Annotation:
A computed fold for a 359-nucleotide RNA from Acidimicrobiia bacterium UBA6912, annotated as Bacterial RNase P class A. The prediction has a mean pLDDT of 77. It matches the Rfam family "Bacterial RNase P class A". By type it is a ribozyme. Taxonomically the source falls in Acidimicrobiia (Bacteria, Bacillati, Actinomycetota).
RNA sequence: CGAGCCCGGGGGACGGCCGCGGCGUCAGGUACGUCGAGGAAAGUCCGGACUCCACAGGGCACGGUGCUGGGUAACACCCAGGCGGGGCGACCCGACGGAAAGUGCAACAGAGAGCAGACCGCCGAUGGGGCCUGGUCUGGCGACCAAGCCCACAGGCAAGGGUGAAACGGUGGUGUAAGAGACCACCAUCGUCCCGGGUGACCGGGGCGGAUCGGUAAACCCCACCGGGAGCAAGGCCGAGCAGGGACAGGGUGGCCCGCCCGUCACGUCCCGGGUAGGCCGCAUGAGCCCGGCAGCAAUGUCGGGCCGAGAGAGAUGGCCGUCCACGACAGAAUCCGGCUUACACCCGGACUCGCCGC
Numbered sequence: 001c002g003a004g005c006c007c008g009g010g011g012g013a014c015g016g017c018c019g020c021g022g023c024g025u026c027a028g029g030u031a032c033g034u035c036g037a038g039g040a041a042a043g044u045c046c047g048g049a050c051u052c053c054a055c056a057g058g059g060c061a062c063g064g065u066g067c068u069g070g071g072u073a074a075c076a077c078c079c080a081g082g083c084g085g086g087g088c089g090a091c092c093c094g095a096c097g098g099a100a101a102g103u104g105c106a107a108c109a110g111a112g113a114g115c116a117g118a119c120c121g122c123c124g125a126u127g128g129g130g131c132c133u134g135g136u137c138u139g140g141c142g143a144c145c146a147a148g149c150c151c152a153c154a155g156g157c158a159a160g161g162g163u164g165a166a167a168c169g170g171u172g173g174u175g176u177a178a179g180a181g182a183c184c185a186c187c188a189u190c191g192u193c194c195c196g197g198g199u200g201a202c203c204g205g206g207g208c209g210g211a212u213c214g215g216u217a218a219a220c221c222c223c224a225c226c227g228g229g230a231g232c233a234a235g236g237c238c239g240a241g242c243a244g245g246g247a248c249a250g251g252g253u254g255g256c257c258c259g260c261c262c263g264u265c266a267c268g269u270c271c272c273g274g275g276u277a278g279g280c281c282g283c284a285u286g287a288g289c290c291c292g293g294c295a296g297c298a299a300u301g302u303c304g305g306g307c308c309g310a311g312a313g314a315g316a317u318g319g320c321c322g323u324c325c326a327c328g329a330c331a332g333a334a335u336c337c338g339g340c341u342u343a344c345a346c347c348c349g350g351a352c353u354c355g356c357c358g359c
Stems, first nucleotide, its partner, number of pairs: 001355004006350005012324007020036006038330001042341002045339005050231004062227005067081005082096001083094004097222002102220002104216002119161002121157003124153001126152004131148001133146005169187006188212002190209008235281004244272005251265005288307008
């Protein structure tokens, strides 16, 4: 200097005039002062606080999460690790418990895709054949034997080739009629025992064993842990207003001592009908923000100091002028927080990686 990768911040400001909403001062009105949309306010995907209802405890069903340790009020979030994958690297990704508990699924091709399999091939007892070579017998013709070659075929093989995304370990050898973990050496995986490191997930090492048995659980399933229901239109208070009626089962009580029946009282459930939609609270002091010390690799915690940053209610920020300059992106609170995801013109800062050049 170029290219990359990760993190943080800003995303408008100042002044004046008029116009909005809250709060304070004021008896009231006016007036004055002060505050007034976000990093995502968005999606409504998680977790909570809060309010009301339910709940002895346990179980079934259903739902959620899924490596380990830590953080947090909690989480599917965050931090640090482990394992696997991508990248030269800084870094990034992971629906990351279990396939040897069971069931299912996988087109086509292929012999065969779960405990399988013979298409091309290799070997071949036995039978046949003619050609060639060698040997034996024969004076010669010729006969016999053996091997090679070809054909048929009982049987053997899964090592070689082919098909496929994927074919029941790999390399070398022994052995065999030809082969094969059939056997052997080494390697890999798996099982088991032991040793070392680590809180742990895991990592490293050694012994024994031919055990060599794919994929898929974002399929059913198994395992571990977690989960009551609604939601600020939650839920309270005040004011105003109306009109109650019927059915069902049980309980108390009375009419007569019991039953039947009838009445009545206080509840419960369901159906039909009438009235109200006004005002106030909830409503923002919070698991709050900023600065610094300490602990910790970090997330975060703790201590000290400072600050108070919107609360509408059909729903508040608009218009004009001047200046700066980035010439203005995505975009507006409705109970409130912690996250995740998505959108974002432009500008600023920091750490690291790779390449080139110079010292």